RNA sequence: AUUACAGGUUUCUAGGGUUCCGCGGCUCUUAUUGGCAUUAAGCGGCCGGACUGGUCCGAGGGAAACUGCGCGGCGCGGCCGUGUAACACGGAGGGAUAGAAGCCCGGGAGGU
Numbered sequence: 001a002u003u004a005c006a007g008g009u010u011u012c013u014a015g016g017g018u019u020c021c022g023c024g025g026c027u028c029u030u031a032u033u034g035g036c037a038u039u040a041a042g043c044g045g046c047c048g049g050a051c052u053g054g055u056c057c058g059a060g061g062g063a064a065a066c067u068g069c070g071c072g073g074c075g076c077g078g079c080c081g082u083g084u085a086a087c088a089c090g091g092a093g094g095g096a097u098a099g100a101a102g103c104c105c106g107g108g109a110g111g112u
Stems, first nucleotide, its partner, number of pairs: 007067006015057002020054002022051001023048005028042004068084007087107001089110001093105003
C1' cells in the first nucleotide's frame, strides 16, 4: 500500500434517556360542615429519570433466527452441501427524535 459484499432484515441484550403510563413530592378542587387539621378521591396543575419499572431508542467492534452472496454437486422453473474467516484501541465535534445513548456521521479522524 492492497484484499475482505467486513452483506441485509427481524427479534432481543448491554446500554440510553423522559414523549406517554406508572411512581414520588408540592399544590388545587371535592368529600367538607364557621375555620383549621387529618384522611381519601380527581380521565386538575407543576416539579422530579442523582424515580425501580411498562411504552420508547438501541450496538461495526453483543446474541439468536431468517435471508442474500460465492463455490461445488445433482435427477437443475429448483434442491443439497459448504464457505462468508480472524481481528477490532478510539476521541473531540456534529445530527435525529420528547430526549439521550454503545443510535447516525463512523470499522470516520487519530493511534497500534